A computed fold for a 456-nucleotide part of an RNA from an uncultured bacterium, annotated as small-subunit ribosomal RNA, 3' major domain. Its mean pLDDT, the model's own confidence on a scale to 100, is 84.

[in-house]
Context: one part of a larger RNA
RNA sequence: UGACGGGGACCCGCACAAGCGGUGGAGCGUGUUGUUUAAUUCGAUGAUAAGCGAAGAACCUUACCAAGGUUUGACAUAUUGACUAAUCACUUCGAAAGAAGAGAGUGCCUUCGGGCCGUCAUUACAGGUGCUGCAUGGCCGUCGUCAGCUCGUGUCGUGAGAUGUUGGGUUAAGUCCCGCAACGAGCGCAACCCCUAUGUUUAGUUGUAUUUUUCUAGACAGACUGCCCUGGCAACAGGGAGGAAGGAGGGGAUGAUGUCAGGUCAGUAUUGCCCUUACACCUUGGGCUACAAACACGCUACAAUGGCCGGUACAAAGGGCUGCCAACCCGCAAGGGGGAGCAAAUCCCAUCAAAGCCGGUCUCAGUUCGGAUAGCAGGCUGAAACUCGCCUGCUUGAAGCUGGAAUCGCUAGUAACGGUAAGUCAGCACAUUACCGUGAAUACGUUCCCGGGUCU
Numbered sequence: 001u002g003a004c005g006g007g008g009a010c011c012c013g014c015a016c017a018a019g020c021g022g023u024g025g026a027g028c029g030u031g032u033u034g035u036u037u038a039a040u041u042c043g044a045u046g047a048u049a050a051g052c053g054a055a056g057a058a059c060c061u062u063a064c065c066a067a068g069g070u071u072u073g074a075c076a077u078a079u080u081g082a083c084u085a086a087u088c089a090c091u092u093c094g095a096a097a098g099a100a101g102a103g104a105g106u107g108c109c110u111u112c113g114g115g116c117c118g119u120c121a122u123u124a125c126a127g128g129u130g131c132u133g134c135a136u137g138g139c140c141g142u143c144g145u146c147a148g149c150u151c152g153u154g155u156c157g158u159g160a161g162a163u164g165u166u167g168g169g170u171u172a173a174g175u176c177c178c179g180c181a182a183c184g185a186g187c188g189c190a191a192c193c194c195c196u197a198u199g200u201u202u203a204g205u206u207g208u209a210u211u212u213u214u215c216u217a218g219a220c221a222g223a224c225u226g227c228c229c230u231g232g233c234a235a236c237a238g239g240g241a242g243g244a245a246g247g248a249g250g251g252g253a254u255g256a257u258g259u260c261a262g263g264u265c266a267g268u269a270u271u272g273c274c275c276u277u278a279c280a281c282c283u284u285g286g287g288c289u290a291c292a293a294a295c296a297c298g299c300u301a302c303a304a305u306g307g308c309c310g311g312u313a314c315a316a317a318g319g320g321c322u323g324c325c326a327a328c329c330c331g332c333a334a335g336g337g338g339g340a341g342c343a344a345a346u347c348c349c350a351u352c353a354a355a356g357c358c359g360g361u362c363u364c365a366g367u368u369c370g371g372a373u374a375g376c377a378g379g380c381u382g383a384a385a386c387u388c389g390c391c392u393g394c395u396u397g398a399a400g401c402u403g404g405a406a407u408c409g410c411u412a413g414u415a416a417c418g419g420u421a422a423g424u425c426a427g428c429a430c431a432u433u434a435c436c437g438u439g440a441a442u443a444c445g446u447u448c449c450c451g452g453g454u455c456u
Base pairs, nucleotide, nucleotide: 007456008455009454010453011452012451013450015446016445019410020409021408022407023406026300027299028298029297030296031295032294033293034291035290042053043052064286065285066284067283068282069281070280073125077124078123080121081120082119083118087104088103090101091100092099093098107116108115109114127275128274130273131272136269138264139263140262141260143258148187149186150185151184152183153182154163155162156161167178168177169176193252194251195250196249198221199220200219201218202217203216204215224246227240228239229238230237231236302403306362307361308360309359310358311357312356318349319348320347323342324341328337329336330335369400374395375394376393377392378391379390380389416438417437418436419435420434421433422432
C1' cells in the first nucleotide's frame, strides 16, 4: 500500500422479507457422470460445465472402431525426365474405394526448338481434428452496467508512499454542491445511437369500400425540475398544475483499470515438440443413439378455475423460386391428385392463432383425468428409415391423487398461462431465438443469509 476478520459505521442489489409460480416425488425428452463396448470421437466440470461448442449424428457430417485399399498423395507451388490431345464410354474382380484390361478420339498457339492441357516417375514438399490455452494472437465468460481505475504539476514524507479520490450533504452514478494543499486532466458514469409511447407534417401503392380515420415510411415537435408551493447556503428532495408521457417515461446496444496462469491449439491464425508406406488419405459397414445407477435442464400430468363435443371472436412478427403452394377433388386422418397466383403491404404458408366467449355432456372415480408402453394398418422425406427419422388411424392403456431435506425465477404489461413464426434443415424441435394475446399478487422494512461499494 493492499487483502482478509464469525471488528465497527454508512449504503446498495429479487440479497432477505412480503407475495406468485416452479424444481426436488411420477412418466418421457435432452445433456453429463459412471459403467459397458471393437468404438461408444473430442472439448466444457462450483458460482463462470451439464437442451454447453452442436442454428438440428440414418449415409454425409465424423474427428472414433472393424475391414478393404492408396503412398508426391484428397489439396498447393516448383524442379528434372519420359510419354502424350483433352475427353468420353466399355469389360473383369470387388461391398465400394481401388486394381487390371481393352477401345473411340487426335485439339489450340508456334519463331518449328517448343509451349498450353494431361498422365507416369523423381526431388523439394504436401498432409495431421496429433501434444502443449501453463509458449501465444484473436475472441469470449466472470466479478459487473458494480462505480470505480489512474495521470500531470504542486505540496507533505529519509523512504515505501500520501494528498488530489478524504470530510459535510446529495445522486442510479468519483452524479452534483459546499468545504479543504491542492489545482487540473484522462479512462469509466451520463449524453450522443436504435426501438417504443403522443402529436404535427410530407408522400402514399400492392394497404383503406369511401373524405376523415387506421396503416406504411420519412421529417419534425414534445420533457427541461421549464412553472407553482414547502424545506435547504447550494446540489437536491417532497408535493402540485398542465400534459400522451414527469423527474433516467419504458426497453436495447454499449462492459473502465484489472481478477480468475478462467475457456478455446477442434473455428481460424500461430511458437515449440512429434508422425511421414503413417498419428496422412480414400471407401464400405458399424459407433457417436449402449444402460445397473447418479446428477442437471426441460416437457406432459396428477384434473371440475377441468376433460370432451358443437358453435363463435380478436393478433403481432416472420418466411417463400431446387421455394411458398390457393380453389376444387379423393382419403376418418397423416397425406395424395390438381394446377391458379406470387421473386410478394398484391399470391401463398395461414379461415392467419390458441387460451377466450356461448351452449351441451361428464359428477370426484385412477375416472370421459393422465397419456407412457406395446400390437396392427398406413403416410412422408430420402439411393437407403434394421441398428437409427417424423407423422396418421384403430387397439392397448403404465406411473402419477400436488411431491422429504433442500432449492430456483420474478417488482408491471412483469410473473403466470395461451398460441404463432423463424433459423438450422431433404427429413427430423418438449431446444433456441423472436412475436403477439390474456394478465395478477406483494414489498412493513434492512435484524438476519448471499454478493458488492465507501470510510475506519